[in-house]
Overview
Predicted 3D model of a 1528-nucleotide RNA (small-subunit ribosomal RNA) from an uncultured prokaryote. It matches the Rfam family "Bacterial small subunit ribosomal RNA". The RNAcentral record of the sequence draws on ENA. Its mean pLDDT, the model's own confidence on a scale to 100, is 84.
RNA sequence: GAGUUUGAUCCUGGCUCAGAUUGAACGCUGGCGGCAGGCCUAACACAUGCAAGUCGAACGGAAACAUGUCUAGCUUGCUAGAUGAUGUCGAGUGGCGGACGGGGGAGAAAUACUUAGGAACAUGCCUUUGGGAGGGGGAUAACUAUUGGAAACGAUAGCUAAUACCGCAUAAUGUCUACGGACCAAAGGGGGCGCUUGCUGCCGCUUUAUGAUGGGCCUGCGUUAGAUUAGCUAGUUGGUGGGGUAAAGGCCUACCAAGGCGACGAUCUAUAGCUGUUCUGAGAGGAAGAUCAGCCACACUGGGACUGAGACACGGCCCAGACUCCUACGGGAGGCAGCAGUGGGGAAUAUUGGACAAUGGGGGCAACCCUGAUCCAGCAAUACCACGUGUGUGAAGAAGGCCUUAGGGUUGUAAAGCACUUUCAGCAAGGAGGAAGUUGAGUAGGUUAAGAGCUAGCUUAAUUGACGUUACUUGCAGAAGAAGCACCGGCUAACUCCGUGCCAGCAGCCGCGGUAAUACGGAGGGUGCGAGCGUUAAUCGGAAUUACUGGGCGUAAAGAGUUCGUAGGCGGUUAAGUAAGUUAGAUGUGAAAGCCCUGGGCUCAACCUAGGAAUAGCAUUUAAUACUGUUUAACUAGAGUACAGAAGAGGAGAGGGGAAUUUCCAGUGUAGCGGUGAAAUGCGUAGAGAUUGGAAGGAACACCAGUGGCGAAGGCGACUCUCUGGGCUGAUACUGACGCUGAGGAACGAAAGCAUGGGUAGCAAACAGGAUUAGAUACCCUGGUAGUCCAUGCUGUAAACGAUGAGUACUAGUUGUUGGAUUCGGUGUAAAGGAUCUAGUGACGAAGCUAACGCGAUAAGUACUCCGCCUGGGGACUACGGCCGCAAGGCUAAAACUCAAAGGAAUUGACGGGGACCCGCACAAGCGGUGGAGCAUGUGGUUUAAUUCGAUGCAACGCGAAGAACCUUACCUGCUCUUGACAUACUGAGAACUUUCCAGAGAUGGAUCGGUGCCUUCGGGAACUCAGAUACAGGUGCUGCAUGGCUGUCGUCAGCUCGUGUCGUGAGAUGUUGGGUUAAGUCCCGCAACGAGCGCAACCCUUAUUGCUAGUUACCAUCAUUAAGUUGGGGACUCUAGUGAGACUGCCGUGGAUAACACGGAGGAAGGUGGGGACGACGUCAAGUCAUCAUGGCCCUUACGAGCAGGGCUACACACGUGCUACAAUGGGCAUUACAGAGGGAUGCGAAGCCGCGAGGUGGAGCGAAACCCAGAAAGGUGUUCGUAGUCCGGAUUGAUCUCUGCAACUCGAGAUCAUGAAGCCGGAAUCGCUAGUAAUCGCGAAUCAGAAUGUCGCGGUGAAUACGUUCCCGGGUCUUGUACACACCGCCCGUCACACCACGGGAGUGGGGUUGCACCAGAAGUAGAUAGCUGACCUUCGGGAGGGCGCUUACCACUUUGUGAUUCAUGACUGGGGUGAAGUCGUAACAAGGUAGCCGUAGGGGAACCUGCGGCUGGAUCACCUCCUUU
Repeated sequence: GAGUUUGAUCCUGGCUCAGAUUGAACGCUGGCGGCAGGCCUAACACAUGCAAGUCGAACGGAAACAUGUCUAGCUUGCUAGAUGAUGUCGAGUGGCGGACGGGGGAGAAAUACUUAGGAACAUGCCUUUGGGAGGGGGAUAACUAUUGGAAACGAUAGCUAAUACCGCAUAAUGUCUACGGACCAAAGGGGGCGCUUGCUGCCGCUUUAUGAUGGGCCUGCGUUAGAUUAGCUAGUUGGUGGGGUAAAGGCCUACCAAGGCGACGAUCUAUAGCUGUUCUGAGAGGAAGAUCAGCCACACUGGGACUGAGACACGGCCCAGACUCCUACGGGAGGCAGCAGUGGGGAAUAUUGGACAAUGGGGGCAACCCUGAUCCAGCAAUACCACGUGUGUGAAGAAGGCCUUAGGGUUGUAAAGCACUUUCAGCAAGGAGGAAGUUGAGUAGGUUAAGAGCUAGCUUAAUUGACGUUACUUGCAGAAGAAGCACCGGCUAACUCCGUGCCAGCAGCCGCGGUAAUACGGAGGGUGCGAGCGUUAAUCGGAAUUACUGGGCGUAAAGAGUUCGUAGGCGGUUAAGUAAGUUAGAUGUGAAAGCCCUGGGCUCAACCUAGGAAUAGCAUUUAAUACUGUUUAACUAGAGUACAGAAGAGGAGAGGGGAAUUUCCAGUGUAGCGGUGAAAUGCGUAGAGAUUGGAAGGAACACCAGUGGCGAAGGCGACUCUCUGGGCUGAUACUGACGCUGAGGAACGAAAGCAUGGGUAGCAAACAGGAUUAGAUACCCUGGUAGUCCAUGCUGUAAACGAUGAGUACUAGUUGUUGGAUUCGGUGUAAAGGAUCUAGUGACGAAGCUAACGCGAUAAGUACUCCGCCUGGGGACUACGGCCGCAAGGCUAAAACUCAAAGGAAUUGACGGGGACCCGCACAAGCGGUGGAGCAUGUGGUUUAAUUCGAUGCAACGCGAAGAACCUUACCUGCUCUUGACAUACUGAGAACUUUCCAGAGAUGGAUCGGUGCCUUCGGGAACUCAGAUACAGGUGCUGCAUGGCUGUCGUCAGCUCGUGUCGUGAGAUGUUGGGUUAAGUCCCGCAACGAGCGCAACCCUUAUUGCUAGUUACCAUCAUUAAGUUGGGGACUCUAGUGAGACUGCCGUGGAUAACACGGAGGAAGGUGGGGACGACGUCAAGUCAUCAUGGCCCUUACGAGCAGGGCUACACACGUGCUACAAUGGGCAUUACAGAGGGAUGCGAAGCCGCGAGGUGGAGCGAAACCCAGAAAGGUGUUCGUAGUCCGGAUUGAUCUCUGCAACUCGAGAUCAUGAAGCCGGAAUCGCUAGUAAUCGCGAAUCAGAAUGUCGCGGUGAAUACGUUCCCGGGUCUUGUACACACCGCCCGUCACACCACGGGAGUGGGGUUGCACCAGAAGUAGAUAGCUGACCUUCGGGAGGGCGCUUACCACUUUGUGAUUCAUGACUGGGGUGAAGUCGUAACAAGGUAGCCGUAGGGGAACCUGCGGCUGGAUCACCUCCUUU
């Protein structure tokens, strides 16, 4: 920096990613070289080999090898033997070295490390220096002999040497000292000259001093986490004496004292080698401590000492333990955390290699020997660095692949082809450097008598390389031998096809996959890196997400309930001293390597190398003195004291007041009272309630009363008295910084609760009863106990809130109010009111702050000081542990596990059993229905071979279907066809077509009669039929959740938006809100808005009036005429159909704001959109339709296509919707008689006439229709009958007989006649339509159609009632409010219970494991003490002594034993809550006033959310009132 909480926004906040790094591992792949690193795990166990020896110039010697000499045998060059003479040398004595080098990090939080210092030490070899080195002695290994044992290894006797061992002498500048003195050493060896018992030089020996080196000890600062570890300590702290050590010291011991450490974290627990440095980071930091280097500690585990200069010793010793091995069972041996290597563990880490050539180490005079230190090689891409896998050209843009809109695109100059090059690898040849030395010879110095020897130079010769077939150079051949991995939804560079179908799978986070997946798998293409690439793990970064640099705490996590106060932190003014902090300089240190800079060397780089710089710290020292500290002396502005005032529900105690409730007593009085939404429980004729009087008792204090007062907070309210705390004001005096904050600590601390004793009127958890309810463990009602009250103790928590710690200073204004002071005012020397100062307490508001809301001198502004607290949500205000409490419980306070969010503020919607306003046949007022009956029709269900499919709340259900007997038809059964019933293209044949017959249910198959057409440029062509082959046809198969189109619905509701501007960090807002008005976002006014668009309205059609024009088939007033507008005639009327007029709140009045507009009136056929229609904004419902049509994808292709026959869609216990007909007298029957409109008609309507009771038949006039026909309109009128009944109502059902349509009425049509005559007497809950030519009622027509309407769409006739009104139901609109909703209340969401899984707590316990305290047992090896047995050197008076060793013993002590605790880990029947999960169960607690406002604390109760009591909070909606502020 990015992704991720939301519909969107800002913030808070976590999770995740991009970077760098690694001793890495895993997957795929793999050409070469340089350079570095390579058991992070089992400090697990180890076979085998090697890793520490060397010196013969210390010694006695001679086992082996070699040389020489000698002897014997003889096959004359072989065997055997002797000889230490020589080179040498096994074993042994002795010296030096095995304390270095090498390894791994168990332990250890301090006997460690780092850094800076210190004094009381010793230091082999080495440097320098002064001396000495005389003279003796006794042993012992080797060896020999005997002997034990399996072995390891011994035992006894005897011989022998030394630079082995021991005295004596000498001895200080050495040690000790009582200052008199006392004490302490030694070793020789080889070379040369010389043959004397000398000289010389070399290597040694002894002593002293000195330096260097390495080491021991002490001190300061620093060095992990936990306080759910708070007290620890008995040699402990100090002193004295003694001992001990190389050395200070309780290091040890005896005695004395009682100290020492600790909140600046002792003790305990857990973890850990420390550092230079390494990684990361801008830095500060954070993490790490591989390789390299310094230090420490360790060497199978535990203990111990010996030797030595040095060890308590990796490849030494002793003991104990575990393990392994050998054994003759008696005993023995061993220690890879050296180099290789093995097993094991593990995700995982190499060769049983070469060489001492170099560097270094040990021994030696040296040569030289030893050296798994080291130098090299080997293995593995483990890391870093470098190189290569070719270069140029090459378009027919090849082939192939992939995609495609079928044209093409892409792979792609890529390949092929052509022309070149040869690094690296390969082969061959040449060939540095790493070599310095060593030895021999010669030679100038020094030493010396010397040409020995030694030393240190020069010259010369010889010689020394593991690596190594080295690096490097040259030659040869040939593009020849050399490219992969990951990714491609966003973050994040890179896209398409196929497969799959919430499957398989992916995933770092968000998330992808349910049939069109750029997210899975494959492919093509692309992107990134490249001998590597990805993944996993780990660290830092990003993370300002622990914030020193550099965060926060009103509402997001976070101010302790309040105060006092200890330690601590911070602290007013002036002066002086000091110099601790601070600042500056110098010196020392801060190892090397590393990092950085500048050079140099490998062809570059990595790498190596030289120099420089740097190294924040520590120490010493010299200065400075502003600030801080400290000391001293002062000051008064902070703080406090004294004096005088005024206010107050401040606190404690005592007294006593009135109103009211309740109870009791008495009177009056009679039937109810009480309670609720409505009731009931309850009280009452045994006299309630009501009312009057009296008494008792307890609790609380109306009005005053006020965002008024007091108090630290909790809290405090009638009145009086006593005691008492604090604040405020004023003026002077005094003290002189006495201050602020405050970890621990202490005190106070509502309500509830607990204990004891009182008290108890009212109220009231629990409880009981009555209601409500599906239930009601609640809300409501009637009762009612703890409690509420008092006293004394305890508890210590609250939404203990201003959700805002305390203190100080500073920073605009305006306006209230309480207390005090001053002043003006006024006069009554009162009050009101004003001004200023001050202490509180409110409202608004500038700057500023804030994520916003908001805060704003009472800060959430600007600063300082101190304290408390926070670090994602859940788990969890929990568990365990501890402290407190009588208990309830409180305080402190985790982890496992789980999620990618949880959260704050604000925005837009939606919603509310929130509010305001408005509208609608929404309610109300009316009329008529449905729901009950029968039937019709549709649907569900059921049935069926099939009952084809679709439509499903409003907005499916007389819907698609404006009409299923066949057809339709899509369904079922059966029989058939396969380029197909249909389209285009090709070839061949044929006119097409038609008659008849046979088989068959038919499709179809076979036979057969007739027929040779049209156009022509004569080549042929077009249409049609048949046959064949292939492309293809075909599908009412799937997906309406892939789509187009069309449609429904909210809704004919009045809304929905945009541009510019403005406001806001932003989502957004404004405009569009407000005041009026309208049917309307209709119009007017106002306004940070000004305009505009889609909607509304109007424009269109029809209807109502009328003018003009025109009159045929329509009309007929006048004139003729007829049976008749029949005909002449007319153009007046009706009507028809073309074009005009008319209506606009235009006019008047009133109201209104002078507006819009409303009401009333006039005129008018019509009056305020005149009635009706068409017309449907942005959008919603993944609404409906793939079966109208079109269409992507998928599926079928001798079938899911096509044909045919029959059946089905018409089934029928049932349920629902929509209708028709009725139940009758406003009616039914019969008879008679008027008046429509709008339509239809040629495969048609079909007249008159005749026949039939009738349906109908016959008939065929007229008419393509203002002409003819359908066609008699009905209700209505008039007359008559029926008389309230299952009827003269009603017509279902059934029987018989017919009619019509049609190929065909059986399944399954309509109609007619006669007969039959069911239910039904107006319909429960519920529910529908309608506001005027409407409802209701009456008939007529049409589409579809061969036939078949009670349906649908139209038409006219007759023709009402009611609307007070908007409280309520439903739907809608605007504004506002709340919200935990946004799939938007059909939302969200809580808890119990049931099931599965997961982690955790408790848990009788386990002869459980580990660590550890205390008290015991035990006592190996060892050290020290003591000692009567044993004893070579010395002394001896020869008796012995001194000294020493062994043995025995005492003290200490490892392993071990027992008891009792602590702590931790594991496990545990059962149990507790928690988390997660799929669509489980019960309710509905919360979010809106969530339907009883919610929440906090507490107590009781209940299946469960929860309910109730008491006190508190607003983080409660709504209404009303009061007060205050602002504006007008």